A computed fold for a 724-nucleotide part of an RNA from halophilic archaeon J07HX64, annotated as large-subunit ribosomal RNA, domain II. The RNAcentral record of the full RNA draws on ENA and SILVA. Lineage of the source: Archaea > Methanobacteriati > Methanobacteriota > Halobacteria > Halobacteriales. The prediction has a mean pLDDT of 83.
Context: one part of a larger RNA
RNA sequence: ACCAGGGAGUGUGUUUGCAUGGCGAGCCUAACCCGUCUACCGGGGGAGGCACAGGGAAACCAACAUGGCCGCAACGCUUUGCGUGAGGGCCGCCGUGUUCAAGCGCGGGGAGUCAUGCGGACACGACCCGAAUCCGGACGAUCUAUGCGUGGGCAAGGUGAAGCAUGGCGAAAGCCAUGUGGAAGCCUGUUAGGGCUGGUGUCUUACAAUACCCUCCCGUGACCUGCGCAUAGGGGUGAAAGGCCCAUCGAGUCCGGCAACAGCUGGUUCCGACCGAAACAUGUCGAAGCAUGACCUCCGCCGAGGUAGUCUGUGAGGUAGAGUGACUGAUUAUCGUGUCCGCCCUCGAGAGAGGUCGGCUCGGUUGUCAAACUCCGAACUCACAGACGCUGUCGACGCGGGGAGUCCGGUGCGCGGGGUAAGCCUGUGUACCAUAAGGGAGACAACCCAGCGCCGGGUUAAGGUCCCAAAGUGUGGAUUAAGUGCAAUCGAAGGUGGUCCCGAGCCCCAGACAGCCGGGAGGUGAGCUUAGAAGCAGCUACCCUCUAAGAAAAGCGUAAUAGCUUACCGGCCGAGGUUCGGGGCGCCCAAAAUUAUCGGGGCUCAAAUCCACCACCGAAACCUGGCCAUGCCCGUGACAGGGCAGUUGCGUAGGUCGGCGCUCCGCGUGGGCGGAAGCACGGGCGAGAGCUCGCGUGGACCACGCGGAGACGAAAAUCCUGGU
Numbered sequence: 001a002c003c004a005g006g007g008a009g010u011g012u013g014u015u016u017g018c019a020u021g022g023c024g025a026g027c028c029u030a031a032c033c034c035g036u037c038u039a040c041c042g043g044g045g046g047a048g049g050c051a052c053a054g055g056g057a058a059a060c061c062a063a064c065a066u067g068g069c070c071g072c073a074a075c076g077c078u079u080u081g082c083g084u085g086a087g088g089g090c091c092g093c094c095g096u097g098u099u100c101a102a103g104c105g106c107g108g109g110g111a112g113u114c115a116u117g118c119g120g121a122c123a124c125g126a127c128c129c130g131a132a133u134c135c136g137g138a139c140g141a142u143c144u145a146u147g148c149g150u151g152g153g154c155a156a157g158g159u160g161a162a163g164c165a166u167g168g169c170g171a172a173a174g175c176c177a178u179g180u181g182g183a184a185g186c187c188u189g190u191u192a193g194g195g196c197u198g199g200u201g202u203c204u205u206a207c208a209a210u211a212c213c214c215u216c217c218c219g220u221g222a223c224c225u226g227c228g229c230a231u232a233g234g235g236g237u238g239a240a241a242g243g244c245c246c247a248u249c250g251a252g253u254c255c256g257g258c259a260a261c262a263g264c265u266g267g268u269u270c271c272g273a274c275c276g277a278a279a280c281a282u283g284u285c286g287a288a289g290c291a292u293g294a295c296c297u298c299c300g301c302c303g304a305g306g307u308a309g310u311c312u313g314u315g316a317g318g319u320a321g322a323g324u325g326a327c328u329g330a331u332u333a334u335c336g337u338g339u340c341c342g343c344c345c346u347c348g349a350g351a352g353a354g355g356u357c358g359g360c361u362c363g364g365u366u367g368u369c370a371a372a373c374u375c376c377g378a379a380c381u382c383a384c385a386g387a388c389g390c391u392g393u394c395g396a397c398g399c400g401g402g403g404a405g406u407c408c409g410g411u412g413c414g415c416g417g418g419g420u421a422a423g424c425c426u427g428u429g430u431a432c433c434a435u436a437a438g439g440g441a442g443a444c445a446a447c448c449c450a451g452c453g454c455c456g457g458g459u460u461a462a463g464g465u466c467c468c469a470a471a472g473u474g475u476g477g478a479u480u481a482a483g484u485g486c487a488a489u490c491g492a493a494g495g496u497g498g499u500c501c502c503g504a505g506c507c508c509c510a511g512a513c514a515g516c517c518g519g520g521a522g523g524u525g526a527g528c529u530u531a532g533a534a535g536c537a538g539c540u541a542c543c544c545u546c547u548a549a550g551a552a553a554a555g556c557g558u559a560a561u562a563g564c565u566u567a568c569c570g571g572c573c574g575a576g577g578u579u580c581g582g583g584g585c586g587c588c589c590a591a592a593a594u595u596a597u598c599g600g601g602g603c604u605c606a607a608a609u610c611c612a613c614c615a616c617c618g619a620a621a622c623c624u625g626g627c628c629a630u631g632c633c634c635g636u637g638a639c640a641g642g643g644c645a646g647u648u649g650c651g652u653a654g655g656u657c658g659g660c661g662c663u664c665c666g667c668g669u670g671g672g673c674g675g676a677a678g679c680a681c682g683g684g685c686g687a688g689a690g691c692u693c694g695c696g697u698g699g700a701c702c703a704c705g706c707g708g709a710g711a712c713g714a715a716a717a718u719c720c721u722g723g724u
Base pairs, nucleotide, nucleotide: 001724002723003722004721005720006719011124012123013122014121015120016119017118018117019116020115021114022113023112026050027049028048032044033043034042035041054061055060064092067091068090069089070088074084075083076082077081093108094107095106096105097104098103127267128266130264134257135256136255137254138253139252145231146230147229148228149227150226151225152224153223154221157186159184163180164179165178166177167176168175169174193218194217195216198214199213201212202211233249235245236244237243270659271658272657273656274655275654280293281292282291283290284289295405296403297402298401299400300399301398305391306390307389309388310387311386312385313384314383315382316381317380321376322374323373328370329369330368331367333365334364335363336362338360340359341358342357344355345354346353347352409433410432411431412430413429414428415427416426417425418424438449439448440447453627454626455625456624457623458622459621463617464616465615466601467600468599472614474613475612476611477610478609479608485603486602494588495587496586498585499584500583501582502581503580504579505578506577507576515572516571517570518569519568521545522544523543526540527539528538551566554565555564556563628649629648630645631644632643633642634641660713662710663709664708665707666706667705668704669703670702671701678697679696681694682693683692684691685690
């Protein structure tokens, strides 16, 4: 990895809702007893439980066996309607509590109870597997730590303390030398033994669950070592590393409590039909959870309206904007004002008076403003009403009840807030994805088309029609030369005598524009300045002549001259020229790693771009034939059968409904040695789960119908066991 087998919503109690059945103002037995073929069944058993009346804390008191109106379904009739009208609605009335009454609260015109099934809740292991933990009792110091007892061990070499001996010296104490002695420390290519620093060597499915080799350290000591003994789990031991206590240590191991708990991860097994979400709000020791509401589903009740859209009317609202002599407040400049304040000046003996300046108060004017200003004031939103539209007796709207899921959402577009920006953060409305297939966009959840039962036929949508590849190398006109481009998947500011189109002004056969040929002169080298200044360093002026025309010179040039052009004029030539403005397509700007890209090939009067047109292709869309399902109607005792659907048919979580299969039990009907089950191969039926037939194998049980009971369906869980 594969295969086979195993593998997950169960049981009990309580409670609630629905369905079915029994009895019904009642319903039911429990333990237990009796009988009996003792799984069971029959009979007994009313102890007790629920219901039959409520209200009140309690004392205590104690109700409509129906009074009025409306009216759904249904039924009837003389059928745009009328009548009766169960249930239902509105009102009235009654009980009780509140000391009366009133008001208010609760209740009132009989339905329960038992059993079974199913859905949920709560308690228990409670759908299954999954911790690390916590606690208890035992077992461990044959490993290792430390201690105690008793044994064993340490080559060779070098240094040479005390003490002792001999000799010498000394008055003595004593000193010196030599020898002896062997303390203490030193050394180590291998004493033995112990350790483990570096090689980040070798090995690394190893010789090895910590090794090998080289190197290195200790090696008479706090040394190494044998044996025996002691200390035990919140305890020991520890020259202390949370080290060690038998490959186990920040609390050993084994067994038990134990199916610990887990809001966390993973897994959870047959088919189909109908509907179909939420990723929001509020609360929460809440934030990976849960509860309630919103949203989904199923059932019941009610009975005629409902309102997502558009328009109109009547109200409500003070935002955007605007305004500021309409308030409040801010601010600029300025003027005025005052039993006001301050400095100074003048007058006065003083009190005080007058004046300048500054501040402050108040007022006027001017300019500028406001989230907490408003004389104003939209769009827009909300409420109510009407009309249209849509929808509803196939029962909407509403009400009650059972069951959920959901509470990390995302993307486009519109309108925002933050940010340089973001496949960014955060709002709001809407559509879509999530939960939506099909076609297009190369591929591509949310972009375009389009909302899907099954099998055929046709037509279109988006998008396309040279080949890959279904359909035009389609028609008419224009543009682009950049492979621009060949859909959205980028391209800026700025620049462009690239090219096409439109408009305007001016020049032009009395000849424009460009080019070529010729002229471009004289006074004069103007004056000044200056070394020089001659058209051309600079300053001033800028005249006149001859002329077809020619500057007191527009540029280059020289030291200054010279020289070359230009303006200006003539000739040749012969038809448009020139200057602006606007538009189309292009070009530059424009740099990255495969030659590397339009999906590719490739494409240039196009297979590019723009305008107009025709034809065709193209989807699960639309139309159409048949079938299926679903809903409703007719029909039936129930089937069968028939009709309608213009607007029935996608679907995750989830709700509801119907069915297939497995094992066992009861009853019934059958099959089987003339060959059951199982297995293998083949045929058929069904939308499917599945069913069935034939043949072979096999060799003894099996199937169907009705009813009942479940340890009932496997692809997943790093699932378990086995095999290969």